[in-house]
């Protein structure tokens, strides 16, 4: 340099103007709105909602059983996981590296299209016919036309075989030699599997010895084994509560209210309660309770004191100090436009939160490794 491979980072930049949501401050009679100022305001996936949790309620959700479901090599990590890391085994690649829904088919049941004889233990064509049977011939025996024997040939009747052929995705260890009537792990050598023993390893497993032990595939079919799981899902759920109507008590024998009280004035309502409607608050946004102050009818909110921060700014040689900031909406805010620049901008936007996975993505950059070529 080139081809490949693994991992990571970023995801237009700066400025002006206009606008949107939260919070604080100002102005204002004022809690809210409109106005002004300050400050904060989406992502690497915020997405799919697929796993695991936190949290909340149901019934104390604690234990067990059944049903149902999920997961599945081994060892670690973790709050937990079906996630991550390392390793093992199998497959792919020349390598870096990649892929695997990776427990059990020797517990049982089921299925294995078409073809084929047979899909689990089968014989279609085929081979053999050693043994038995039948036929013919020879030998042999004798009672001379018969068979109790021996040998040869033939048939393929009984029977033996699964090597080669054919079918098929698959016919069940493979190759070779021996062996046999023909064959066959029937015997042997090597290879594969299984079992067992020894050694190594935490383990999955690996290596070696021994034993002919040789068992088809599918569990993402039922099933068996092991582990885990109660259900629902922030529209969870908790809380406050106007007005009208209702109930109780008190009240013209003067309540409530004004007045600090008596006195006095006024003159018809007042206080409490239940339910929880309109509406609202919390959950909910770094952490809550306490104290102080402010606001609100209230639940509650805001500020200060206190703690946290991997964030920003300032000061100090430094330890450190000071100041700022911390998304939280509920028809649901982050946008538009102009200017300059560049490598011309993709996929896409919170909705209870967190850890993962998966999916989408214009382009840019960085690091490691492998092969080839060239040079020193």
């Nucleotide at each position: 340099g080139u081809a490949g491979u693994g991992g990571g980072u970023c995801g237009g930049a700066c400025g002006g103007c206009c606008g949107c949501g939260g919070a604080g401050g100002g102005a204002g009679a004022g809690a809210a709105a409109a106005c002004c100022c300050u400050u904060c305001g989406a992502g690497g996936a915020a997405a799919g909602u697929c796993c695991g949790g936190a949290c909340a309620c149901c019934g104390a959700a604690g234990g067990g059983c059944a049903a149902g479901g999920a997961c599945g090599g081994u060892g670690g990590g973790u709050a937990a996981c079906g996630c991550c890391c390392a390793c093992c085994c199998g497959g792919g690649g020349a390598a870096a590296c990649c892929c695997g829904c990776g427990g059990g088919a020797a517990a049982g049941u089921g299925c294995c299209a078409c073809a084929g004889a047979a899909a689990c233990a089968c014989a279609c064509g085929g081979c053999c016919g050693a043994u038995g049977g039948c036929g013919c011939g020879a030998c042999c025996g004798c009672a001379c036309g018969u068979g109790a024997g021996u040998c040869g040939c033939g048939c393929a009747c009984a029977g033996g075989c699964a090597a080669a052929g054919g079918u098929g995705a698959a016919a069940g260890g493979g190759u070779g030699c021996g062996g046999u009537a023909a064959g066959a792990g029937c015997g042997c050598a090597c290879c594969g599997g299984c079992g067992u023993c020894g050694c190594g390893g935490u383990g999955a497993c690996g290596c070696g010895g021994c034993g002919g032990c040789c068992a088809g595939g599918c569990a993402a079919a039922c099933c068996c084994c092991g582990u885990c799981c109660g259900g629902u899902g922030c529209a969870a759920g908790g809380c406050c509560a106007a007005a009208c109507a209702g109930g109780a008590u008190c009240g013209c024998u003067g309540a409530c209210c004004c007045g600090g009280c008596c006195c006095g004035g006024c003159g018809a309502g007042a206080u409490c309660c239940a339910g929880g409607u309109a509406g609202g608050c919390c959950g909910c946004a770094g952490g809550a309770a306490g104290c102080c102050g402010g606001c609100g009818a209230g639940a509650g909110c805001c500020g200060g004191c206190c703690c946290c921060g991997u964030c920003c700014c300032c000061c100090u040689c430094g330890a450190g100090g000071g100041g700022g900031c911390g998304a939280g909406a509920u028809g649901g805010a982050u946008g538009g436009u102009c200017g300059u620049c560049c490598a011309c901008g993709a996929c896409a936007g919170g909705a209870u939160c967190c850890g993962g996975c998966u999916u989408a993505c214009a382009g840019a950059c960085c690091c490691g490794c492998u092969g080839c070529c060239a040079g020193a």

Description:
This is a predicted structure of a 376-nucleotide RNA (Bacterial RNase P class A) from a Solirubrobacterales bacterium. It is recorded under the gene name rnpB. Rfam family: Bacterial RNase P class A. Gene Ontology terms of the family: ribonuclease P activity, dimeric ribonuclease P complex and tRNA processing. It is annotated as a ribozyme. The coordinates come from a structure-prediction model, not an experiment, and the mean pLDDT is 78.